Transfer RNA from Galdieria sulphuraria, 72 nucleotides, folded computationally.
[in-house]
């Protein structure tokens, strides 16, 4: 240098063009308990940046950034 795969809450994921972006964990409040744990309830929290394409994009298309990994 080039080639391939990625980048979504704090933290690991899910979407494959359209409905409030999904589960988990973590954080907070409250219920339960003598207390602590565990279990139940609500709530907070995210699409790596810029352009294109579409009526519309976390999803496709291109460029820039960062991570992997392989080749010289």
């Nucleotide at each position: 240098a080039c080639u391939g795969c990625c980048g979504u809450g704090g933290u690991g994921u899910a979407a494959a063009g359209g409905u409030u972006a999904u589960c988990a964990u973590u954080c907070c409040a409250g219920c339960c308990u003598u207390c602590c744990a565990a279990g139940c309830u609500g709530g907070a929290g995210a699409c790596c940046c810029g352009g294109g394409u579409u009526c519309g994009a976390u999803u496709c298309c291109c460029g820039g950034c960062g991570g992997c990994a392989g080749u010289a």

The organism belongs to Galdieria, within Eukaryota. It matches the Rfam family "tRNA". By type it is a transfer RNA. Gene Ontology term of the family: triplet codon-amino acid adaptor activity.